This is a predicted structure of a 72-nucleotide RNA (transfer RNA) from an Elusimicrobiota bacterium. It matches the Rfam family "tRNA". By type it is a transfer RNA.
[in-house]
Order: sequence, then structure tokens, then C1' cells
RNA sequence: UGCGGGGUGGACUAACGGUAAGUCGGCUCCCUGUCGAGGACGCAGAUGCGGGUUCGAUUCCCGCCCCCGCAG
Repeated sequence: UGCGGGGUGGACUAACGGUAAGUCGGCUCCCUGUCGAGGACGCAGAUGCGGGUUCGAUUCCCGCCCCCGCAG
């Protein structure tokens, strides 16, 4: 430098045009003599940045940044 894959709550992963979901973690409550375990259809928390297309973008297009791999 080129090509390919990826960037989503604190962590790991979904959703691939129409309310961003799940698990763990955090908080609160219940339960328990306490802790832990267990229960809650309880609460908070996320789409890398900037543009474009569209009624509507996490999703499609362009540029940039970062990570991984391959090639040189």
C1' cells in the first nucleotide's frame, strides 16, 4: 500500500431496511439466621466518526479512524 473480515450497554454475542434482543455482570426487591445459591413478564446501561440514499439506516452506498488475517 492492496484485498478480505470486523467495530453494537461493563463483557460476550444477536438483529441485516420498520419498538436494537439474549447471556453474564451492576443495582433494587423477594427468599434465606448470615453469606452464597435461587426467584422477579423489576431498574439502568450500547449501534466507531462524518456524509449520502430512503417515509424510515445497526442494516444499503461513500470517506475516514481502529482491530484481525492474507498478499506485497